This is a predicted structure of a 92-nucleotide RNA (c-di-GMP-I riboswitch aptamer) from Cytobacillus dafuensis. The organism belongs to Cytobacillus, within Bacteria.
RNA sequence: AAGUGAAAAAGGCAAAUCAUAGGAAACUAUGGGACGCAAAGCCAUGGGCCUGAACUACAUUAAUUAAAUGUAGAUGGCAGCCGGUUACCACA
Numbered sequence: 001a002a003g004u005g006a007a008a009a010a011g012g013c014a015a016a017u018c019a020u021a022g023g024a025a026a027c028u029a030u031g032g033g034a035c036g037c038a039a040a041g042c043c044a045u046g047g048g049c050c051u052g053a054a055c056u057a058c059a060u061u062a063a064u065u066a067a068a069u070g071u072a073g074a075u076g077g078c079a080g081c082c083g084g085u086u087a088c089c090a091c092a
Base pairs, nucleotide, nucleotide: 003091004090005089012037013036017032018031019030020029021028022027035080041085042084043083046082047081048078049077050076055073056072057071058070059069060068061067
């Protein structure tokens, strides 16, 4: 240094859920709260998952180029799914 997380110490993060705020939604921020986590630190240009207001495409209704409805699509999100990347302590 690669590797490992059995025991230990110092510390760290914070699921569900609640309040307030933002958003169409997914979800996010802050404050409570702890199910858990050895990367539950960071990265959304890789895979995957979630959402579809606006926008785009198509279809239908419709009828004069507008409107409505439906379907599909991220440009919107998720790192506590895989992946990438950096790192504390201990063992070694």